The prediction has a mean pLDDT of 82. Small-subunit ribosomal RNA from an uncultured bacterium, 1417 nucleotides, folded computationally. The RNAcentral record of the sequence draws on ENA and SILVA.

[in-house]
RNA sequence: AGAGUUUGAUCCUGGCUCAGGAUGAACGCUGGCGGCGUGCUUAACACAUGCAAGUCGAACGAAGCACUUUGGAACGAUCCUUCGGGUGAGUGAAAGAGUGACUGAGUGGCGGACGGGUGAGUAACGCGUGGGCAACCUGCCUUGUACAGGGGGACAACAGUUGGAAACGACUGCUAAUACCGCAUAAGCGCACAGUGCUGCAUGGCACAGUGUGAAAAACUCCGGUGGUACAAGAUGGGCCCGCGUUGGAUUAGCUAGUUGGUGGGGCAACGGCCUACCAAGGCGACGAUCCAUAGCCGACCUGAGAGGGUGACCGGCCACAUUGGGACUGAGACACGGCCCAGACUCCUACGGGAGACAGCAGUUAGGAAUAUUCGUCAAUGGGGGAAACCCUGAACGAGCAAUGCCGCGUGAGUGAAGAAGGUCUUUGGAUUGUAAAACUCUGUUGUAUGGGAAGAACGUUGGUAUUAGGAAAUGAAUACCAAGUGACGGUACCAUGCGAGAAAGCCCCGGCUAACUACGUGCCAGCAGCCGCGGUAAUACGUAGGGGGCGAGCGUUAUCCGGAUUUACUGGGUGUAAAGGGAGCGUAGACGGCAAGGCAAGUCUGAUGUGAAAUACCGGGGCUCAACCCCGGGACUGCAUUGGAAACUGUUUAGCUAGAGUGCAGGAGAGGUAAGUGGAAUUCCUAGUGUAGCGGUGAAAUGCGUAGAUAUUAGGAGGAACACCAGUGGCGAAGGCGGCUUACUGGACUGUAACUGACGUUGAGGCUCGAAAGCGUGGGGAGCAAACAGGAUUAGAUACCCUGGUAGUCCACGCCGUAAACGAUGAUUACUAGGUGUUGGGGAUUUAUAAAUCCUCGGUGCCGCCGCUAACGCAAUAAGUAAUCCACCUGGGGAGUACGUUCGCAAGAAUGAAACUCAAAGGAAUUGACGGGGACCCGCACAAGCGGUGGAGCAUGUGGUUUAAUUCGAAGCAACGCGAAAAACCUUACCAAAUCUUGACAUCCCGAUGACCAUACAUGUAAUGUGUACUUUCUUCGGAACAUCGGUGACAGGUGGUGCAUGGUUGUCGUCAGCUCGUGUCGUGAGAUGUUGGGUUAAGUCCCGCAACGAGCGCAACCCCUAUUUUUAGUAGCCAGCAGGUAAAGCUGGGCACUCUAGAGAGACUGCCAGGGAUAACCUGGAGGAAGGUGGGGAUGACGUCAAAUCAUCAUGCCCCUUAUGAUUUGGGCUACACACGUGCUACAAUGGCGUAAACAAAGGGAAGCGAUCACGUGAGUGUGAGCAAAUCUCAAAAAUAACGUCUCAGUUCGGAUUGUAGUCUGCAACUCGACUACAUGAAGCUGGAAUCGCUAGUAAUCGCGAAUCAGCAUGUCGCGGUGAAUACGUUCCCGGGCCUUGUACUCACCGCCCGUCA
Repeated sequence: AGAGUUUGAUCCUGGCUCAGGAUGAACGCUGGCGGCGUGCUUAACACAUGCAAGUCGAACGAAGCACUUUGGAACGAUCCUUCGGGUGAGUGAAAGAGUGACUGAGUGGCGGACGGGUGAGUAACGCGUGGGCAACCUGCCUUGUACAGGGGGACAACAGUUGGAAACGACUGCUAAUACCGCAUAAGCGCACAGUGCUGCAUGGCACAGUGUGAAAAACUCCGGUGGUACAAGAUGGGCCCGCGUUGGAUUAGCUAGUUGGUGGGGCAACGGCCUACCAAGGCGACGAUCCAUAGCCGACCUGAGAGGGUGACCGGCCACAUUGGGACUGAGACACGGCCCAGACUCCUACGGGAGACAGCAGUUAGGAAUAUUCGUCAAUGGGGGAAACCCUGAACGAGCAAUGCCGCGUGAGUGAAGAAGGUCUUUGGAUUGUAAAACUCUGUUGUAUGGGAAGAACGUUGGUAUUAGGAAAUGAAUACCAAGUGACGGUACCAUGCGAGAAAGCCCCGGCUAACUACGUGCCAGCAGCCGCGGUAAUACGUAGGGGGCGAGCGUUAUCCGGAUUUACUGGGUGUAAAGGGAGCGUAGACGGCAAGGCAAGUCUGAUGUGAAAUACCGGGGCUCAACCCCGGGACUGCAUUGGAAACUGUUUAGCUAGAGUGCAGGAGAGGUAAGUGGAAUUCCUAGUGUAGCGGUGAAAUGCGUAGAUAUUAGGAGGAACACCAGUGGCGAAGGCGGCUUACUGGACUGUAACUGACGUUGAGGCUCGAAAGCGUGGGGAGCAAACAGGAUUAGAUACCCUGGUAGUCCACGCCGUAAACGAUGAUUACUAGGUGUUGGGGAUUUAUAAAUCCUCGGUGCCGCCGCUAACGCAAUAAGUAAUCCACCUGGGGAGUACGUUCGCAAGAAUGAAACUCAAAGGAAUUGACGGGGACCCGCACAAGCGGUGGAGCAUGUGGUUUAAUUCGAAGCAACGCGAAAAACCUUACCAAAUCUUGACAUCCCGAUGACCAUACAUGUAAUGUGUACUUUCUUCGGAACAUCGGUGACAGGUGGUGCAUGGUUGUCGUCAGCUCGUGUCGUGAGAUGUUGGGUUAAGUCCCGCAACGAGCGCAACCCCUAUUUUUAGUAGCCAGCAGGUAAAGCUGGGCACUCUAGAGAGACUGCCAGGGAUAACCUGGAGGAAGGUGGGGAUGACGUCAAAUCAUCAUGCCCCUUAUGAUUUGGGCUACACACGUGCUACAAUGGCGUAAACAAAGGGAAGCGAUCACGUGAGUGUGAGCAAAUCUCAAAAAUAACGUCUCAGUUCGGAUUGUAGUCUGCAACUCGACUACAUGAAGCUGGAAUCGCUAGUAAUCGCGAAUCAGCAUGUCGCGGUGAAUACGUUCCCGGGCCUUGUACUCACCGCCCGUCA
């Protein structure tokens, strides 16, 4: 940074799609380790259970417990005893006191307003940013000043009674306090009143002094302190106000009654309609109010070159919320997540009377969902609450667990190793590839595993000790320093060492193009793929599998979303003539923009300074974890906002000016400009009257219609309405729509000249207002012509059309609506600038002239051509689509759709505004090559015309279709299939059918075995037929065998007229023997392409000439080749015979000759060469001479680039597929020959230009040995018998026929015509039944010249007449050749068909057999 996709190709416009990055992701396949992050985006759904906010006994009373003590009830060892008792160790009750680092209910204090969660609400001073409070509060903390005197009465706890299931109370009584309440004190403070001074932007503030008035405190103590009260200040945290910024919708345009303001009052920490009473009627809104929808905001995050766009997870700041809604209490702070009250829904308990609860705290559950974790450990660290402290509490936090969810790092081994192993895949079978890959050998040891060692994170507080400092008489205590002790959830973790051994660790996607990477098989528009284009219908690099390859890699793909690419919303950075897009036009409001010169100000602008712009992030430089991710430090940056000092060019504002913009005045001329009134002639129609008679009218042709009741035509008169011929002109006027006889009245604008006046008064113009063709609507007139609708007649398959005859609304007028058009120059308005040329229109000036006119200059309008420039091109080009400026309107793929809904307007019709769902990958513009046109110009062709003869009608032959059939084998299908493949279907051919037979095969190669055959001949036997058996029967040899042949066997294989001509080669047809088809270089065009090849002539011809941005060349044309027409020469047999000779009945028969004919070799000849005219002095054309032949002499061969997926797989060859005891091979018989019918091509005819008979004449070209066959004989004949000659200029087929001559027939279904049929034969052949040809006799059908339509032919041609050949045993009316006789016509190119060249239109390019619209399915 681009790419794919609209087309046959091109350029453009324009959408769609892709490659990149990203994510709190999810899904599929796969999965070794570690570090650091992250993890309910959905139901602000519901929640079991546990925990998440307590602490203080150094505030208090009571109780319990432990200990000490007083106390001594009671018991009582011992000893004594008078036996009554005494002594009394010891135990030790009650009670009192004390101690405790014990317990914990209650009073009390502080904290539960922090921390943690969530994003429902909120479009807001909520948030961000910058300010303000002279309108405020602030517990704990710090500093300072001043205090703390003396009293009082209660309430919990507790005890008793009592209610209730419980929760929870009720009553009576007792009691303490740092709980509560008076009194005193008052430096200072608050309030009220009236002063003085200073000061502020205003309300005000500060200081001072006076009077009146009001409110304090708590104790504990180890005596050091701690705590308390008041005031002032600080710090921290909050509250309120303001400027600016902060999503979409106008199909939401008006909203608002405490609403906006004032006064008095209340309330608050504080200002304020915050609340209230009264007064006023304001306030907000197009700079978007109100309403609706959506949304927490930001630092930042993602993307991007940037500007932007998107997002608001984690981390951080702010806000809001805590089941839903409301409310206050307490407090320094809440209207309070784990407080209270009320109401609602829900869940739970209940004894039915009542109660309890709130995970959007951490775990966890259910549900929802594509989807998101453990009911873990510890307070060790950091931080928080309470406490003097120890310490307690802390699901904050720190850690661990789960998840490839992300980022980063590491590994899954490294080296050597060619027999290029095996296996796989492909293969042209040779090989290639997998691939140094593996194996093998040699190493290493990250991770792993085993064992051992083992941190940092710990600093404190506290305790003990020592020392110092301040104060004090000292001690204690306090503070500081040092020493020591002691404190770890993570965790025996990170890390380190040693051993082991390549052992345990690779997948995913893709391979048609975009986009890196290709083959085989399977499948056969099926299965499937696909992001876009698209792939798949039998050879799929696109489906599936395999091999191979490419990419990334513990991940890889897919899906979703965002940005990018997309300059595809364009600020940077787009457009609007034809692609989407200029409003139908004007006036004008708001707004935007605005001439020359000067002064002031400083809002914009520029610049300096200051404050702020939190941290984190990003960037740069360092540092720490082995690196990195990650973390830490520093720097710059944060493009912003605010304050302040300056500058004054530009914009703005203001002051006073100017005249070049604009306007006014004055003087002119032009005009279908507008409105109203009047008026004119021509024409149409109608009415009246006259003349006049049978038609008129209308059309492509007709008919409807009108007319004998007198039309049309014509004459005269009249009525009425509408429109204004000629002039008339890319002429005029108007803003556009539009405006056309003439006259008058009123009236608008432009232009020219002048330069007197004003002095920027200008331009544009959202809304708004006005005008606005035709049609249409309303009311009332009018109505001649024309004419939707309608009726009739035609046309047509139909004709609700085009054509004709009628005809109503309407068209006309007045008034009022409508408000749209291809309202177009498809081009908004205004201003300035930028080569020319030439018309026209309205003025003005100059020169010249007697005028008219002419020339030049200039202003305004209107056209054409044309540079520069622009444009995708076409084109535009001073009347811009050029170069600039200002303002407005509009566009953002096609369809859906200018549709629906809503709203506004309208009487209605409808107009204006104006979507979405869904659907497609295009839709479109300009130009190019072709093709096509019932477009044009030119030209050619038996294309038409002019002629001649046919076909179509009949019979027959032949081919095809159809039908039939066991089979009627297959192919050919408009021209360009159909007497075609087939230059010969009785068998064969033969491919078809029936029946039968064979299976390595009828045919080829290889191998093994056996035999010596096989063939031929003979015999026997047998079938419908192929058959079977017997006899006869090899060669060479080194004797091993070899060759050959047959038979048998085995498998490779043979075989296939089976399929695909749309897989192919080759061959062929056709356009078309038409004149075309291309290339190189150059030039033009952005390009496809063009030019050349077009143009003027000419030709059969792109043939030639001339011209020309073309110059040359190639394949075609022509010529070169063959036949033919004339002639020369050479040669002379089998051809010929003039002269000589012989000879015959006749005859080149013979000698001889080659003169002639002829044969076949070589030459000549024709070239517009010559003349005349035309033409351009050309090419060439016309005529003429000469010549056998004259303008390519006549024929043939020869077929450019290409078109038709044209024909052929059945000539042949061939890929792939298919069959393999059959789709192969063989045999017999049948079929290809069928027959209600239809078509093509032919033959014979229908007759007198003829038929028949008799006798007579003249060819050419061919064939001949399994052949042609003379002669003679026989037969009516086809033929038969005989067999001379001839492998041919010798012999033979072979007779030419039409023709001419004579005779006959005399217009008939005939002496025409010959089909059909009968009988008898001939020939070929194994064989003529299906199914041959011919002969004789007999029979004697249709047919009397052929409808619509259609074919051939332009001269030795058509027509007509015979002859021959190939195929072939036989079979021709077919085919291919040959000669004989031998015409007519062509004015001409309008038309039909085909073709060529140029041009034009096109939405076609598979190319008009196209494309495409509607309906139905």